Order: sequence, then structure tokens, then C1' cells
RNA sequence: CAGCCGGACCGGACGAUCGCUGUCGCGAGACAGAGGAAAGUCCGAACUCCGCAGGGCAGUGUGCCGGAUAACGUCCGGGACAGACGGUUCAAGCCGUCUGGACGGAAAGUACCACAGAAAACAUACCGCCUGAGCCGCAAGGCUCAGGUAAGGGUGAAAAGGUGCGGUAAGAGCGCACCGCCGGGCGAGUAAUCGCGCGGGCAGGGCAAACCCCACACGGAGCAAGACCAAAUAGGGAGGGAGUUCCGCUUCGGCGGACGCGUGCCGACCCGGCGCGCCAAACCUCCGGGUAGGUCGCUAGAGCCGGGCAGUAAUGCACGGCCCAGAGGAAUGAUCGUCCUGCCGCAAGGCAGACAGAAUUCGGCUUACAGGUCCGGCUGCCAC
Repeated sequence: CAGCCGGACCGGACGAUCGCUGUCGCGAGACAGAGGAAAGUCCGAACUCCGCAGGGCAGUGUGCCGGAUAACGUCCGGGACAGACGGUUCAAGCCGUCUGGACGGAAAGUACCACAGAAAACAUACCGCCUGAGCCGCAAGGCUCAGGUAAGGGUGAAAAGGUGCGGUAAGAGCGCACCGCCGGGCGAGUAAUCGCGCGGGCAGGGCAAACCCCACACGGAGCAAGACCAAAUAGGGAGGGAGUUCCGCUUCGGCGGACGCGUGCCGACCCGGCGCGCCAAACCUCCGGGUAGGUCGCUAGAGCCGGGCAGUAAUGCACGGCCCAGAGGAAUGAUCGUCCUGCCGCAAGGCAGACAGAAUUCGGCUUACAGGUCCGGCUGCCAC
């Protein structure tokens, strides 16, 4: 210097004219007007309404430890594990750096483990190795049978602890050392976990983003939530309009009774009993519900900026400064000029400038993104 990877940030600038939305103003006009993801709507909250005695089953989710936070499946730190590289050891292993993530439980039970392979979980024996017997062969050795073995080969993602030494007919935790494992002890750490002795030759393959077991958490819907004001038209209720018919009596004013309707009480209901009020319609007055429409919710907030302090960090605390879209079929745009960046062109100049776009508001995650800046790592080239 170039390329790649990781992280953080910017993501065209300024001006003019004409428009759009909001606020202020009598008016002229002034001021403000998309993002790092406004996106996916995947998690977690605020807020609102509905539901809810308590407990259980089912269902869903989360899942090493500690911390941060309003909360989280997010973030920070730590641990164990796995992979790559480097160092070290005779070797297994150990140590260091980087990277990764649904990282509770496989000695409760069930299921599954393709192909290959002798055998994939109540172990087993293909080749091989060793012993004995028989047969063949001059011999080396070969074949068959009966045993021993699991070191070596072979299969596989995975083979019943691993490595080394001893041992043995050959072998084998058969013996020993180290590593691993199990039990128990001591120590360190808030904890996950780690370290060091002791005892035991070693049981218990993998798989839970398969069922399952354990622990914990979880009511539902979402700003089209929800609250308020409230037409026209249609419809509902109350009152007026307004008591009607029949019979009897009458002093001609009415009175009594019957029938029917509505309603109150008794009554679970029907029937029934008691009481009260009463034709019907137009029309008038009042009441209540809902719709259109309008207002609120609506943007001053877990807010932004700055330096300081505490903390490894996530983050927190106090101080100072700031106000930064609120539409509602939905504004945030268009044109021109100057500049910037890239490409093309000898030049004049021309073309292009990513992903994308608020909708109640926040905290995350995920996904998209031309170009540029800074930091770190790796590789290559050049110079000294």
C1' cells in the first nucleotide's frame, strides 16, 4: 500500500421557487416536518378494556452461574463443553489464543441409532493371534476339528474406558504409572465450578430442537384498545290525544255492573284472587340506546445532548443544557442552481447517488443496505 474478516459511525451538503401537514398569528406571514432500520411483527413492557373465590389437570414457553434492567427468550461478566491453530508430553493428555451456542436431567421408563459391519446395547467374533489333536509335506509350512483371546486389521458418526510399561502360549485392569470415571473428604469461590489427598479396577454407548422427568413462569384482547359529545332518517319507551262497547237505574249531572286490554301485588309458571288505569289512529311533548360526524387518547418521554462520578462491563447516579412529526384514504414532495462522490468522454459535458419510508409509545432481536470514515486482526506485495 492492497485485499479479506470483525466492530463502531456517517449514510449526500447548501440555496431559491412552487406546493402539502401541524402550531402560532386578525392578517401578511413565521417556525417545525421520517429512519438506522420507520421493515418483519419474532420476544418483552407501558397504557386501555373485558374476565377472575381458591386449588388442580391439560396446554404453551423458558432452562449452566452471577449481574444489568420497568421487563425480556435481550445485554454484560464468569464457568464447563466443542472446534481450529500454536506450544508441550514417549503417548494419552495438558496449557495458551481465537471462535461457537435452547448449555437442566440419559444410574425413572419408552422409542430410535440408516448404510456398512461379526456385533449398535441382556453384547459379539469376519480376518487375525495363540494352544492342543488329527491329516498332508523331506522341510518351511498348509488344511480340518476343539478351545483360548479381543492386542492388531476391517466396518461405522459412534465398537463396551484411554496411553505407556510390565506380563502372557497369545492376550486381557491381569498388574503398575499417568489420564478419565465412581464414592467420599478437605480447601478456594456469592455461585456455576475448580484444585488437592484418600478409597474403588471400572459399573453407567449415543440421542431429550423424540416422547418423557424436574424446576420456574404464563387469564384474554389490543389505540380499529378505550372515553366523551352527538345529528338526519328509521325504530323503542312514557305522557297527552282519550276511555270505548253492552246492560240496568236516573233527579238527565251521572252512578253501578258486565266484557276486553294494560299494569301492580300474591305466585317459579299457568290458572286463579285482590287493587289500579284504560278504545284506536294522525299529531304533539319528553326520555333512552345506537349510527354518521366531531373531540380526546396523541406524543415531555423507562426522552435527547454534553462532560463528570461509580462499575471489568452491561449499566447506574447526580449536574448542566434542549424540546425534536403527530397525520387520519393518511403531509413530509417537485423543479432549478452551486458543490460532493462514482462512472463515461481527448474535451465541452453527460449519466447515476443504496436499503427503504412514521401511524399509541418504548426496550430488544432478526432481516435489507450503494458508497464513505475510524479502530483492531489476518494475508499478500514493495522499500529499509